Predicted 3D model of a 350-nucleotide part of an RNA (small-subunit ribosomal RNA, central domain) from an uncultured organism. The full RNA is in RNAcentral, with records from ENA and SILVA. Its mean pLDDT, the model's own confidence on a scale to 100, is 88.
[in-house]
Context: one part of a larger RNA
RNA sequence: CUGGGCGUAAAGAGUAUGUAGGCGGUUUGGUAUGUCAGGUGUGAAAGCCCGAAGCUCAACUUCGGAAUUGCGCCUGAAACUACCGGACUUGAGGCCUGGAGAGGGGAGUGGAAUUCCUGGUGUAGCGGUGAAAUGCGUAGAUAUCAGGAGGAACACCAAUGGCGAAGGCAGCUCCCUGGACAGGUUCUGACGCUGAGAUACGAAAGCGUGGGUAGCGAAAGGGAUUAGAAUACCCGUGUAGUCCACGCCGUAAACGUUGUACACUAGGUUUCGGAGGGCCUACCCCUUCGGAGCUCAAGCUAACGCGAUAAGUGUACCGCCUGAGGACUACGGCCGCAAGGCUAAAACUC
Numbered sequence: 001c002u003g004g005g006c007g008u009a010a011a012g013a014g015u016a017u018g019u020a021g022g023c024g025g026u027u028u029g030g031u032a033u034g035u036c037a038g039g040u041g042u043g044a045a046a047g048c049c050c051g052a053a054g055c056u057c058a059a060c061u062u063c064g065g066a067a068u069u070g071c072g073c074c075u076g077a078a079a080c081u082a083c084c085g086g087a088c089u090u091g092a093g094g095c096c097u098g099g100a101g102a103g104g105g106g107a108g109u110g111g112a113a114u115u116c117c118u119g120g121u122g123u124a125g126c127g128g129u130g131a132a133a134u135g136c137g138u139a140g141a142u143a144u145c146a147g148g149a150g151g152a153a154c155a156c157c158a159a160u161g162g163c164g165a166a167g168g169c170a171g172c173u174c175c176c177u178g179g180a181c182a183g184g185u186u187c188u189g190a191c192g193c194u195g196a197g198a199u200a201c202g203a204a205a206g207c208g209u210g211g212g213u214a215g216c217g218a219a220a221g222g223g224a225u226u227a228g229a230a231u232a233c234c235c236g237u238g239u240a241g242u243c244c245a246c247g248c249c250g251u252a253a254a255c256g257u258u259g260u261a262c263a264c265u266a267g268g269u270u271u272c273g274g275a276g277g278g279c280c281u282a283c284c285c286c287u288u289c290g291g292a293g294c295u296c297a298a299g300c301u302a303a304c305g306c307g308a309u310a311a312g313u314g315u316a317c318c319g320c321c322u323g324a325g326g327a328c329u330a331c332g333g334c335c336g337c338a339a340g341g342c343u344a345a346a347a348c349u350c
Stems, first nucleotide, its partner, number of pairs: 004321003007304002012318001014201004021194003025088007034080001035077008049065006091191001092188003095184004103177007110154001115149007125136002162169002206248006215242002220237001222235002259317006267295012299306002323350003332343004
């Protein structure tokens, strides 16, 4: 070097875009980079291997051959590869038509509920728990009616449903905007796949500046519980925070614990979005394309299970793993306001 792996045993980067690089459809002409064939030069000697010879044998020595798998040059081959030129349409992209969607951003707006404030009715309790107490209430609470204020979240529809690269996305309306899908088969003509670095996005918590604060609620105070002042579970308060704007952070059981792309390999069934056909045209049935599930043949797997949304059969490229602990650590470097993040050892122990 080759050889093994990555759903759960160690191992798929949180996700995407994309630079270098690697890999790359059909056909034709040329060149000859890799490739292949022949020749030739070189590949020191000794040694190794083979065959002989010489010391009585052997070791040893001598002679000859082979080998030296390499490199240079010459001649030739042209299938594959590469390069140059021509052509093609299946890959990829564009165009037209159409419907679906919590995809994203901004503005506006609606009702229910909680809380608070004002007023009316009304009177002794309310609240809370396993039981209580703290707490609230005769300065009139709780309950109930009317009016008002403010913040946050959107019941039913709602789904095993949909959309998005992932994180994630849900009242309604308008504006701006991304992607996917189906049908037409009109255009370009390989424009493709992957992707070290890089760049962008990235839940929650946290940080900075300013605002906002109804409910909830780390911390903190109080009441219970308890053997105990339990530093908890339970109850009553309650600050950060949760919300908004702008800027950071860059991590998660960021999970399908399953990288991306393409091709191929039995079925059955449910559902979402299209198209076509049969048609009694409201529905149902058949065919087909694209998603989302369940169940399974073959096959795979240590088993569990996976099974056209593969963990089957193959190809291309990237990432990652190599006993457990030490260690998602130390040191150094880079990033960050900080918290910390990324990269990442060793001694030592078993």